[in-house]
Predicted 3D model of a 1253-nucleotide part of an RNA (large-subunit ribosomal RNA, half B) from a Patescibacteria group bacterium. Its mean pLDDT, the model's own confidence on a scale to 100, is 82.
Context: one part of a larger RNA
RNA sequence: AGAGGAUCAAGGAACUCAGCAAAAAAGCUGGGCGUAACUUAGGAAGAUGCCCUGCCCCGAUUUAUCGGGGCCGCAGCGAAAGAUGUUCGGCGACUGUUUAUCAAAAACACAGGUCCCUGCAAACCAGUAAUGGGAAGUAUAGGGGCUGAAGCCUGUCCGGUGCCGGAAGGUUAAGGGGAUAAGUGCUCCUGAUUUAUCAGGGGAGGCUUUGAACCGAAGCCCCGGUGAACGACGGCGAUAACUCUAAUCGUCCAAAGGUAGCGAAGUCCAUUGUCGGGUGAGUUCCGACCAGUAUGAAUGGCCCAACGACCGAACAACUGUCUCGAUCCUUUACUCGGUGAAAUUGAAAUACCGGUCAAUAUGCCGGUUAGUGACGGCAGGACAAAAAGACCCCGUGGAGCUUUACUGAAACUUGAUAUUGGGGAUGUUGUUUUAACUGUCUAGAAUAGGUGGGAGUCUUCGGACGCCAGUGUAAUACCACUCUUUGAGACAGCUGAACCUAACCGACUUCGUUAAACACGAAGAGGGACAGUGUCUGGUUGUCAGUUUGACUGGGGCAGUCGCCUGCUAAAUAGUAACGCGGGCGCACAAAGGUUGGCUUAGUCCGGACAGAAAUCGGACUGAACGUGUAAAGGCAAAAGCCAGCUUGACUGUGAGACUGACGGGUCGAACUUGCCAAAUUUCAAGUCAUUUAUGGUUUGAAAGGAGGCAAUCCGCCAACUGGCGGAAGGUGCGAAAGCAGGUCUUAGUGAUCCUCCCUAACUUGUGGAAAGAUAGGGAGCUUAACGGAUAAAAGCUACCCCGGGGAUAACAGAGUGGUCAGGCCCGAUAGUCCAUAUUGACGGCCUGGAUCGCUACCUCGAUGUCGACUUGGCGCAUCCUGGCCCCGAAGAAGGGGCCAAGGGUCGGUCUGUUCGCCCGUUAAAGCGCUGCGUUAGUUGGGUUCAGAGCGUCGUGAGACAGCUCGGACCCUAUCCGCCGUCACCGUUCGAUUCUUGAGGGAAUUCGGCCACAGUACGAGAGGACCUGGUUGAGGAAACCUCUGGUGUGCCUGUUGUUUCGUCAGAAGCAUCGCAGGGUAGCCAUGUUUUUAAGGGAUAACCGCUGAAAGCAUCUAAAGCGGGAAGCCUGACCCGAGAUUAAGAAUCGUAUCCCACUUCGGUGGGAGAGAGGCCCCCGGAAGACUACCGGGUUGAUGAGCAGGAGGUGGAAGACCAGCAAUGGUUUAAGCUGACCUGUAUCUAUCGGCCAAA
Repeated sequence: AGAGGAUCAAGGAACUCAGCAAAAAAGCUGGGCGUAACUUAGGAAGAUGCCCUGCCCCGAUUUAUCGGGGCCGCAGCGAAAGAUGUUCGGCGACUGUUUAUCAAAAACACAGGUCCCUGCAAACCAGUAAUGGGAAGUAUAGGGGCUGAAGCCUGUCCGGUGCCGGAAGGUUAAGGGGAUAAGUGCUCCUGAUUUAUCAGGGGAGGCUUUGAACCGAAGCCCCGGUGAACGACGGCGAUAACUCUAAUCGUCCAAAGGUAGCGAAGUCCAUUGUCGGGUGAGUUCCGACCAGUAUGAAUGGCCCAACGACCGAACAACUGUCUCGAUCCUUUACUCGGUGAAAUUGAAAUACCGGUCAAUAUGCCGGUUAGUGACGGCAGGACAAAAAGACCCCGUGGAGCUUUACUGAAACUUGAUAUUGGGGAUGUUGUUUUAACUGUCUAGAAUAGGUGGGAGUCUUCGGACGCCAGUGUAAUACCACUCUUUGAGACAGCUGAACCUAACCGACUUCGUUAAACACGAAGAGGGACAGUGUCUGGUUGUCAGUUUGACUGGGGCAGUCGCCUGCUAAAUAGUAACGCGGGCGCACAAAGGUUGGCUUAGUCCGGACAGAAAUCGGACUGAACGUGUAAAGGCAAAAGCCAGCUUGACUGUGAGACUGACGGGUCGAACUUGCCAAAUUUCAAGUCAUUUAUGGUUUGAAAGGAGGCAAUCCGCCAACUGGCGGAAGGUGCGAAAGCAGGUCUUAGUGAUCCUCCCUAACUUGUGGAAAGAUAGGGAGCUUAACGGAUAAAAGCUACCCCGGGGAUAACAGAGUGGUCAGGCCCGAUAGUCCAUAUUGACGGCCUGGAUCGCUACCUCGAUGUCGACUUGGCGCAUCCUGGCCCCGAAGAAGGGGCCAAGGGUCGGUCUGUUCGCCCGUUAAAGCGCUGCGUUAGUUGGGUUCAGAGCGUCGUGAGACAGCUCGGACCCUAUCCGCCGUCACCGUUCGAUUCUUGAGGGAAUUCGGCCACAGUACGAGAGGACCUGGUUGAGGAAACCUCUGGUGUGCCUGUUGUUUCGUCAGAAGCAUCGCAGGGUAGCCAUGUUUUUAAGGGAUAACCGCUGAAAGCAUCUAAAGCGGGAAGCCUGACCCGAGAUUAAGAAUCGUAUCCCACUUCGGUGGGAGAGAGGCCCCCGGAAGACUACCGGGUUGAUGAGCAGGAGGUGGAAGACCAGCAAUGGUUUAAGCUGACCUGUAUCUAUCGGCCAAA
């Protein structure tokens, strides 16, 4: 010191997160009384509380109690065992259940309530199925969801989602249907010629392909219902005779706008709300208020008796929880004997301070300290050990979970079809027949279906209708055909209601087989072409499965961004980063392109009708400031700007060579000719000839033309020698021409590959012909915008988590920095009556510190434990008190400001996890910081920060919240350094015994009250000192035990239960030492004593003397000399010569002999004497061991004994009294550990060893 236990003065929760722990209370269904609020009338209740309890005798009776009398003790439930109680709240009604192994709860369950499903071969569940459970049950039953006893209640909303119902319309699969189209092509036509072929075209039927309309269910859309389904339940403005508020009004929105109740709540923050209560003081608690802008009604609301190892608050009682600790017992620890691990370990010969360094060094640098080695202890360090950090980030890691992520699957459901038959009502479609009550804009007689014909038709001979005319887009009689509508019939399809029975089902009945059948067979009931099952098919579908869910990033997330263009950054080529600073693009234009011709903008001033700052006109000046389709930069007057004419070069092809990119790619781009010769051909001029007399021929000349050739240059190909071959294109616009034109003043206006499609060319396989496949060139389809594009197709949660990594990257600490923070200085506006500087000190400026909040990301992620408390320190000074001074707007007293000063001191409580803070009561004062926000191998674990649970809010959800709330594992052994102690060895120059010195180190260092001076100085008074002296305290420290007390387990006494010895009496054991009352020594504090001193020296601020530099002045950052503080050095106390510089003094001792060697001085060895010491023994108020101290027969060391002190408190026995319990006398008795004194009875016997020139 750990663990377990006993006791405690005075106080009594002051402890602490919290009365944690302990104490207290008390028994057996104890006895007798008595018992509140509240209540579901059962309870609460053993409420609380008061009294009794032993032994003996007598009496009574219901035989276990009562009554009476007596006796003893501190104490009679005498030990053991065995509820503390009360009050107020929260939650849950209750008894129960739960995370075996950190959570027992408010969570789960529960009886009760309610909703939904289910008619029996039930729903539902398990299973591929057979089948089984449900249930040998049948709606008072079974299954599922929510809520959670009872009581009072449970409001509004059906717009969204879900569920239920509906079926008119829209949409919609397989399937049915088969229009259309394409291919093929017997064959036909045309053309050509080489006359049997080629080319082109048409094309019946068949076949192949395509496959439209239409028919076609559920679902979805749609229409309703539904909240004890998922859920939801407003905003703004104004208004009352103080103010405030708003019964009231207006307005907007909504599906509806939160009703009753409750309310700073277990309910975000503000918040410790405000008021009241309780307390001296109350972040908690209770009662209220209440905008709760985030309460609220079966995700139930409110209330509530009883209950709870639940959570909070208070009181009584009680206590070592505490003030503040002490003593004792047991067992470890320690010593000896026996036995005998483990983690760990690069190697170690392993100090401190300061510095440095990958930024906290045993190991480096500089100092300082340090003889060597052990033992017992302590835990500051070894960024100790342990566990490849669980937090954080990363990984194109994993897993679990969720969902309106993506893609699928089971399951359910829909239709078609097969198994699969009869029947045919009804409806409907088509064709056809027939009939007609079929046809209304306006105009027009008027209800004009359309077209064609038509000048007549009919007649009862009267006439009617029509033509004509008129209206109108259209004209009517009559004839014919026909459309629309409607009815009837027939035929052919489709639909398919009833009904039937024979497929099929048949868990029911009867019979048979049988030991018996749950099996099979037979006959039936019942159902029935349904159901069931197969295939195809639409729908639904986190029930299940596989996956996805980007990167950058001054950590990550949130936000932002991701490609291209432009400027700056960019450091005078190019290039160059940042979540650097500014802006644009994802086009536009048929002219805003090409060309030819022409023109000049903008601003200022002056002049000029309306006319102004700006309209149009004239002049001058400046010179590009204008303008440029679009950003910026660079350009631009021969304009690239503006206008007009004509146009399409906004062309096809080839393309040397460059620039730029890692590459894929991107960009620019000249050139496609020159020279010579030159044919055909054309035109013109001149001459000439002919004739048709204005034409022709011909000659010459000129011009044009340019087949072709040669040379040069360039390109391509072939070759491999100094060669050969081929090529240098086409067409267009403008312009008189030269020329210009292959989009736009330039630089943005964009997207790889795969895949699909279109056009062109042509290929391969193959063929009777096709088909099919693939290639090249051109083009189309991507906000593939995460823009070099993972897929055609993809979101989340994890605190239930896991793995691999990272100090490449965050949270703590350190380091750097010093914005922020703190402190100081300068300036001096303002205030201070006056007056900047007694005090105040703006706007600004300059520093210092490294306590705040940050920034950075440098050590540490194969682990550096985080807030607060406790314990225990060390340091700084920017000083809270105390000490010494200065100034004051200092009369005194009390104060304000400043200087020096770090020696010491710097309180106890209420509340809260708090640090902090507020408050109560004190004080001389209740300092600020640093120390890994000192200190977790020192303690705690209340907070934060795992797993459980609840509330509010967010989220569809899984879940989430620097929001709240209840609960929730802190690891026996110390190797090294360090530290506290204790030894051993060696050294200290011969060995010892005793006594000193003190280099150095340590500890200590505090302050108040009162009295006198003195009611004096001062002051109008009130008030009221300095200095000096005295006295008494608080706090701290040390020692001690006379006193006061505590403990005191081998002291004394009382006593319960029981066992044993014993005839009794009396003893002993056990029950915490059984309990209880006392208590010696020792050890202790609360007790006692002492101390925290005077004095001296050197100083600080400050106050001075003398005194120059500087003829003065000046205390001097001049020489010289003084005063001056709790501070410094002493003084008083402790350690102290390993003080290796090892000190000093006194005293004692070092006889002698032998051997060997010898430089003859001695050296080495042995024997032996020896101051002294040790071993050993008896012991100790000394002690872990060791050491230290005393003693060892010449002895009182311990024990014993004797006596005494002190303690206890009156022994046993006997006698006496009493019925007995019991009492009295003998008797201050008996007993008595440690204390004191004495006494050799016992034990320290006898001995051994070491030891010096």
The source organism's lineage runs through Bacteria and Bacteria candidate phyla. The RNAcentral record of the full RNA draws on ENA. Rfam family: Bacterial large subunit ribosomal RNA. Gene Ontology terms of the family: ribosome and structural constituent of ribosome.